[in-house]
RNA sequence: AAUGGGACUAGGCUGGGGAGUUAGGCGUUCCCUGUAAGUGCAAACCGCCUUCAUGGCGCGGCCGAAGCCUGAGGGCGAUGUCAACUGGUAGUUGCGGCCCGCACUUUCAACUGCGAAGCUCUGUCCUAUAGGGUUAUUGUUAUGGUGAACCGAGUCAGGGCAGGGAUGCAGCAGCUCUAAGCUGUAGCAUUGGCGCUUGUAGGGUUCACAGAGUGGAGGCGAAAGUUCGGUCAACCGUUUCUAUUGGUAGGCAUCCACCGACGGCGCGUCCCACU
Numbered sequence: 001a002a003u004g005g006g007a008c009u010a011g012g013c014u015g016g017g018g019a020g021u022u023a024g025g026c027g028u029u030c031c032c033u034g035u036a037a038g039u040g041c042a043a044a045c046c047g048c049c050u051u052c053a054u055g056g057c058g059c060g061g062c063c064g065a066a067g068c069c070u071g072a073g074g075g076c077g078a079u080g081u082c083a084a085c086u087g088g089u090a091g092u093u094g095c096g097g098c099c100c101g102c103a104c105u106u107u108c109a110a111c112u113g114c115g116a117a118g119c120u121c122u123g124u125c126c127u128a129u130a131g132g133g134u135u136a137u138u139g140u141u142a143u144g145g146u147g148a149a150c151c152g153a154g155u156c157a158g159g160g161c162a163g164g165g166a167u168g169c170a171g172c173a174g175c176u177c178u179a180a181g182c183u184g185u186a187g188c189a190u191u192g193g194c195g196c197u198u199g200u201a202g203g204g205u206u207c208a209c210a211g212a213g214u215g216g217a218g219g220c221g222a223a224a225g226u227u228c229g230g231u232c233a234a235c236c237g238u239u240u241c242u243a244u245u246g247g248u249a250g251g252c253a254u255c256c257a258c259c260g261a262c263g264g265c266g267c268g269u270c271c272c273a274c275u
Stems, first nucleotide, its partner, number of pairs: 001275001003273006011063004015033005023050005038059004067265003073259002077255006084248008094238004099230003103226006111218001118214007125203008133194004138189009152177004160169003
């Protein structure tokens, strides 16, 4: 002097950044971000500091001559801005569709010489009104039926009571009758209803049906298409413009956790082994 091992000391690490606050720097507050990695106390009328300001007073842990500083560049991202593409929503403009009407074309077609379209009249419909019918309701009258354990009537077997007996008395069930009640039918009246009906007056009658007349061969109607016109409230498609809100890949500016090249500073003491 080199190497290996051990023990120390100086030292290092135990986070960083942005916003806010401040004359300014840290901290306490909020936010972002990194690490294998701390903790107690106080602190916005605030705590400690002054450009080497990047906290104060304490307690720990790890590493240990180890490291620290600087920060070209990269980079998670943040904010602003520029222009492009693209999506949603709302509004707006135009066009087309949808929708409506006339006309035309094509096809189909109920029905049709047992008479089509067309034309005339009428009915079925509505309103008013006068009747009828029917039905319901309430009342009333007549009438039939039913109808009283006892407290209604008549008649009262059996039995009961009185009596020597004749006989008399009360009387249940049954039967007959009747009151109230219930119920059927009929008449009259009240108030309503109507898939009914007869008139009168008026209206309606172009998706229907029927009757009468006329007419004499088509044709109610349906679908598709074309042209023109209308409408466009909504809806559908497309389009113009505007607003708003996202997304994509970018440019530029500023800031930045984190990584990090070159460079700078530092690399000490003691013991043992071995060469």
A computed fold for a 275-nucleotide RNA from a Nanobdellota archaeon, annotated as Archaeal signal recognition particle RNA. Lineage of the source: Archaea > Nanobdellati > Nanobdellota. Its mean pLDDT, the model's own confidence on a scale to 100, is 75. The gene name in the source record is ffs. Rfam family: Archaeal signal recognition particle RNA. The family's RNA type in Rfam is non-coding RNA gene. The family is grouped with related families in Rfam's "SRP clan". For this family Rfam cites "Crystal structure of the ribonucleoprotein core of the signal recognition particle" (Batey et al., Science, 2000). Its family is annotated with signal recognition particle, plasma membrane targeting and SRP-dependent cotranslational protein targeting to membrane, signal sequence recognition in the Gene Ontology.